[in-house]
Context: one part of a larger RNA
RNA sequence: GGCGCACGGGGGAUGUCUUGGCGCUAGAAGGCGAAGAAGGGCGUGGAAGGCUGCGAAAAGUCUGGGGGAGCCGUCAAACAGGCAUUGAUCCCGGAAUCCCUGAAUUAUUGCAUGAUGAAUCCAUAGUCAUGCAAGGCGAACGUGGAGAACUGAAACAUCUCAGUACCCACAGGAAGAGAAAGAAAACUCGACUCCCUGAGUAGUGGCGAGCGAAACGGGAUAUAGCCUAAACCGACGUCUACGGAUGUCGGGGUCGUGGGGCCGAACUACAUGAAGUAAGAAAACCAAAUCUUAGAGGAAUCCAACUGGAACGUUGGACCACAGAGGGUGAAAGUCCCGUACUCGAAAAGAUUUGGACUUCUGUUCGGUACCCGAGUAAGUCCGGGCACGUGAAACCUGGACCGAAUCUGGGAGGCCCAUCUCCCAAGGCUAAGUACUCUCUAGCGACCGAUAGUAAAUAAGUAGCGCGAGCGAAAGAUGAAAAGAACCCCGCAAGGGGAGGGAAAGACCCUGAAACCGUGUGCCUACAAGCAGUCGGAGCCUUCGCAAGAGGGUGACGGCGUGCCUAUUGAAUAAUGAUCCGGCGAGUUAUCGUCGUUGGCGGGCUAAAGUCUUCAGGACUGGAGCCAUAGGGAAACCGAGUCUGAAUAGGGCGACCAUUGUCAACGGGGAUAGACGCGAAACCUGGUGAACUACCCAUGGGCAGGUUGAAGCGCGGGUAAAACUGCGUGGAGGACCGAACUCACUAAUGUUGAAAAAUUAGGGGAUGACCUGUGGGGAGGAGUCAAAGUCUGAUCAAACCAGGAGAUAGCUCGUUCUCUCCGAAAUAACUUUAGGGUUAGCCUCGGACAACUACGCGAUAGGGGUAGAGAGACUGAACUGGCUCGGGGGGCUACCCGCCUACCCGUCCUAACCAAACUCCGAAUACUAUUGCGACUAUUCCGGGAGAUAGUCUCUGAGGGAGAAGCUUCAGAGUCGAGAGGGAAACAACCCAGAUCGUCUGCUAAGGUCCCAGAAUUCUGCUCAGUCACUAAGGAUGUUUGAUUGCAAUGACAGCCGGGAUGUUGGCUUAGAAGCAGCCAUCAUUUAAAAAGUGCGUAAUAGCUUACCGGUCGAGCAGUCAUGCACCGACAAUGAACGGGAGUAAGCAGAAUACCGAAGCAGCGGGAUCCGUAAGGAUCGGUAGGAGAGCGUUCCACAUCAGCAAGUCAAACCGUAAGGGAUGAUAUCGGGGUGUGGAAGUGAUUAUGCCGGAAUGAGUAACGAUUAUGCAGGUGAGAAACCUGCACGCCGCAUGCCUAAGGUUUCCUGGGGAAGGUCAAUCCGCCCAGGGUUAGCCGGUCCCUUAGUCGAGGCCGAAAGGCGUAGACGAUGGAUAGCAGGUUAAUAUUCCUGCGCUGCGUAGGGAGGACGUUGUGUGAAUCAGGAGCGGGCUGCUAGACAUGCCCGUGCCGCAAGGCCGAGUCCCUGGUUGAUGAAGUUCUGUGAAGCACAACCAAGAAAAGCCCCUACACCAAUGCAACCGUACUAAAACCAACACAGGUAGGCGAGGCGAGUAGCCUAAGGCGCUC
Repeated sequence: GGCGCACGGGGGAUGUCUUGGCGCUAGAAGGCGAAGAAGGGCGUGGAAGGCUGCGAAAAGUCUGGGGGAGCCGUCAAACAGGCAUUGAUCCCGGAAUCCCUGAAUUAUUGCAUGAUGAAUCCAUAGUCAUGCAAGGCGAACGUGGAGAACUGAAACAUCUCAGUACCCACAGGAAGAGAAAGAAAACUCGACUCCCUGAGUAGUGGCGAGCGAAACGGGAUAUAGCCUAAACCGACGUCUACGGAUGUCGGGGUCGUGGGGCCGAACUACAUGAAGUAAGAAAACCAAAUCUUAGAGGAAUCCAACUGGAACGUUGGACCACAGAGGGUGAAAGUCCCGUACUCGAAAAGAUUUGGACUUCUGUUCGGUACCCGAGUAAGUCCGGGCACGUGAAACCUGGACCGAAUCUGGGAGGCCCAUCUCCCAAGGCUAAGUACUCUCUAGCGACCGAUAGUAAAUAAGUAGCGCGAGCGAAAGAUGAAAAGAACCCCGCAAGGGGAGGGAAAGACCCUGAAACCGUGUGCCUACAAGCAGUCGGAGCCUUCGCAAGAGGGUGACGGCGUGCCUAUUGAAUAAUGAUCCGGCGAGUUAUCGUCGUUGGCGGGCUAAAGUCUUCAGGACUGGAGCCAUAGGGAAACCGAGUCUGAAUAGGGCGACCAUUGUCAACGGGGAUAGACGCGAAACCUGGUGAACUACCCAUGGGCAGGUUGAAGCGCGGGUAAAACUGCGUGGAGGACCGAACUCACUAAUGUUGAAAAAUUAGGGGAUGACCUGUGGGGAGGAGUCAAAGUCUGAUCAAACCAGGAGAUAGCUCGUUCUCUCCGAAAUAACUUUAGGGUUAGCCUCGGACAACUACGCGAUAGGGGUAGAGAGACUGAACUGGCUCGGGGGGCUACCCGCCUACCCGUCCUAACCAAACUCCGAAUACUAUUGCGACUAUUCCGGGAGAUAGUCUCUGAGGGAGAAGCUUCAGAGUCGAGAGGGAAACAACCCAGAUCGUCUGCUAAGGUCCCAGAAUUCUGCUCAGUCACUAAGGAUGUUUGAUUGCAAUGACAGCCGGGAUGUUGGCUUAGAAGCAGCCAUCAUUUAAAAAGUGCGUAAUAGCUUACCGGUCGAGCAGUCAUGCACCGACAAUGAACGGGAGUAAGCAGAAUACCGAAGCAGCGGGAUCCGUAAGGAUCGGUAGGAGAGCGUUCCACAUCAGCAAGUCAAACCGUAAGGGAUGAUAUCGGGGUGUGGAAGUGAUUAUGCCGGAAUGAGUAACGAUUAUGCAGGUGAGAAACCUGCACGCCGCAUGCCUAAGGUUUCCUGGGGAAGGUCAAUCCGCCCAGGGUUAGCCGGUCCCUUAGUCGAGGCCGAAAGGCGUAGACGAUGGAUAGCAGGUUAAUAUUCCUGCGCUGCGUAGGGAGGACGUUGUGUGAAUCAGGAGCGGGCUGCUAGACAUGCCCGUGCCGCAAGGCCGAGUCCCUGGUUGAUGAAGUUCUGUGAAGCACAACCAAGAAAAGCCCCUACACCAAUGCAACCGUACUAAAACCAACACAGGUAGGCGAGGCGAGUAGCCUAAGGCGCUC
């Protein structure tokens, strides 16, 4: 170190629980608000905070009821102080109080009344007063205005999403609609609304996707209908051309078989009756009942025993019940407590109903007349919108524009229009119920959740926290029956720990207490051994039970075999994806519609909405509207067991007949519409929030050390007629130069889990300008802004952020959770804006059906074909050799013509050889078709439900492309893999063998093997010598085996050796030469046994050597060619790698023979499952996508039942074919479980870069934030590197010093503390606790002013919201404006104190003024430095002095007198000091504010205070002087997530060197940067 066991830590799963949620039912209520709401702030208690209550009358006051003993809310206990039977606390009704806000209102608007009152006489506008009303908030529902996009259409534009989301206005408890200018078409109905149905019908529609009515009918409600305008009459008012007109009011009148008015006539009748406060008129009241807002009564065991900490348990014995709902009590209670059934109850307030009283109302008919019956209206035209209806034949309703009627002999409608017929009466208004919704109250229910669930929120949750903002938004439950919450002792500074005590146990990090992870102890194993870590075999050791035999458990030396899981793929150990580990959560659901199957009811089936009843919880009944079926055919009219087509009575199609068929419900499979299995975009649209960052603009302020150069102009001189021009000086210009502050960001390095989400260091650019910067303000999302980079618009920009439409869409990727059984694919065709997606067919599965001459196989017979092959006198074409007669063309000769030649081209023909996918005179094997025989027996086929698949891969054969390349690509025919394990090929998807139901220490074989690794042979005959075997080619070779063949050879071959190898001739030509041998031509002849006009070497050319050839010697085979087996060379790459290794001369290669080994094959034996079968028995059982079937487990529900300490967790050797189950032990210690039969699902996880929590690894590693720096001593303390004091040392010093705006908000000071914070420690702190601290007429702001800009009475504009803007108000960064010195506190001071000063205390009009740029120059007693002088001190050349040198001071207040300070000295001594105390002048340089001047062009705020002239008031300084800020902090306190190397406006800012505010070193002062 590994495995096991035991005991722990850690962590918070599991189980159980529930105060909290979620959904629904019934009833109530449906608003609150200027009488100040909702919401908020701040207060309020004896005592700090959160919640609750309340409001300065403040956890409450008064009063009327209820109730009856304790109380002063809660977290949250104790203390202090109180109240209460003279009735407290508490509950209900009524009243009072009710801070600051907020509509927020001392306002605005509307209406009414009154007063006042311009231009302008009256009047009007305007103004003022009073009264009434409105405004705002609120969850959904409602009506209206305005109105998207993603999306769908597989693209997209009409269309869809959708009149949805969002925005806006307004109303009510409901809203809206509503009493026909209606619906319709029959024997018509009779306001509106809602439900069912009609019906996914009629229609509409790029006739695509989709959209989609209405009437009838059945119900809910309902004894719901009314009022006006007009005609006519009258009263009053106004005007009047006196004719009348007009306004208000009253009467009259309200309808479509038309009605009314007026005139005439007739009849009837005022009390029976009707109605009523919500319409139609309206006001107030009384009584009763019921209900609501507090309550009261309310039966029956304080029975026994046992267990136990406790009885509500068990056993035994009783009782009540109109009460056995529920909860609590130390476990499970009808009889213990609260309750429950039932009964009763209200001074006060409210609601409903009824009654009383009261109030109001009441004509009809007939005849005549022609007065009235809703006008810029109806209708029309054009352009829109709504109607289911997209312009269509488009009616109807409605908006805008333009036109423009009629009055009952009239008008509208009935889906263009016209006629007939029918229905109705517009252009005025009101109207309950039935319907929609739930911020809220009461009562109740749930096959809803149970702390990762259920609301985001069970708890101080819209909290903590994040963001400028709109907005976003958590985590977190449980001691115990009772705190009995651990007295006391010990260790320790404490925290904590150990004892003790209490308790049944549990110790506050508290019920149970899993896993990851971290330990301690122990049994076995492990230090020569290599790999998914297991599995199979297995020695030894330890151990349990047992008397033993034996049966187990732990470990595992050694050996055989063996490359994780998921996903995606042709194919993954792959070096392709995903996962650190553990625990919990996490994905095919629900609704409606139709389709198929199963089961059940009925035979025609079923009801829908709704209603009734009921034991109040589930039901039962009624309801036949309607749907489906019962008849089909046809485009339809229509006909009908037939019908359509057709001239047809024909034929044919679809039906009928037969067989069968239905409908409703439940469940299951799949589909459609909905988010539709889960997670995931980039985007689009709507409404808002942002310019605190940044870009630009506006207003008002501020800043720029120092040095250099030397423009114009001017002066003087020269020069000119005068100019010009020129020299010197003066002058001080400049998007001038150098260079700090400031600003920018060019380079490099560092940094890159930083010091920093952009910096540091060293350099760099600009630095009087188009400069930089502060404060206030402006404009914004298809918009702003932009010296322009698509830059910037809050760490976000080719369209910000937030919320919403929204679960957008995703033909894409990923993930998708228990088991077993049966079958089992595809990677093809066609079409596709299609190619990684689909639809149909083919292939799979399940169910059903039926028949044969069925599919299929084998044999036979009969066929057609034009492939392989073959062919060329059989075509088409290609292509080669030779030839001749011929033909054509070209060329040449000749040329008057005829002709001639041709080693040129083409063609015909002949001859020889040859080729073809798009040649065929021919032509197979297979395949295919048909017939037939046999086998086969539903395997085929058909119908219906469900799929998956349409990325394929390799090998062989036949082809195309390519290069007769590819592990290439495209087809065809097979096979394997895919989806297939096993054996072989060392290893190796696709090759060879062979298809795994399970077991077996049984046998036989296949491929392949048999020397060892390693199961099985050391057989025979040859070959090979190369370790070939055990990678390869062209090519090469006298390797070797076997065979064939040619030539020579005893008349002597081949090789060697000896000898010859000659002559014409140096052949001719050429050549300087060419003699066999540079070259050209020829290549003859002779002598010979043989010898080339020469094979090679050689020479300048000869010469020389040699070969061919001949003879001799030798004595037997020699030389060559072809074929063949096995070997050799060719053979070169990066770690050593080409038999699997050892080895091998066979154990290599070829052939032969006989054995053996060898698989999950076959067989034997035993078991299981499926199918067939009556049985006997038989067959089958690899499997991805996928289909079908059967089960296990989880939560809950119903019923039945069981035991008594069970659930959960841990262990576990038992059972089952699996998912799983269980006896038992431990823990748990009281919480509710198990089984059976059914039912319902938020029902099963190892993986989604999943979500949440916990724990590892990295790792005791990096780091501890400027490398300016610490050291020592003393002190304190339990403890000191860091705290305090001191002494040294170091750092900053235009800062790291001092003041101050913004911002922060107590960090300030004192005392105490050390848990957490502090990058270590800490006695310390900007930390924690307690107490304290900020003092103003004159500092800043308000009571003063105005800039940019903001708001804005009236006003103008706009669908609404709202926009602009006058008067006016606001608004500093500016104008105006009165205080200085000293002292004092732990902490404040121009504020307190002391001293000495100063300002204000009236309105209105006019005027002046206020009042302004940049740059430069000058002046200038600030300041600082230096010099001189003066004073003091030190030193001392010296006997003593002087001098020199050094050090310090030489100042301030007051008009002044004078005072203070002052280097130092002295004393006491170490602090709140005492005494004394000289000089206190001047020069130079620098140069702020202010002032003055000059130059220049870009020409440089407003208003008030103040002053003057007036007017009117008023006369005072002995008086008064308000509110806010004031602590601390310029970085450890601000902005950056931090005690962060960054950023942050302005003022003062010393000395030496120096031009300088540069740089370096220092002063005052401050620090040493928290390991």
This is a predicted structure of a 1571-nucleotide part of an RNA (large-subunit ribosomal RNA, half A) from a Planctomycetaceae bacterium. Taxonomically the source falls in Planctomycetaceae (Bacteria, Planctomycetota, Planctomycetia, Planctomycetales). Its mean pLDDT, the model's own confidence on a scale to 100, is 80. Rfam family: Bacterial large subunit ribosomal RNA. Its family is annotated with structural constituent of ribosome and ribosome in the Gene Ontology.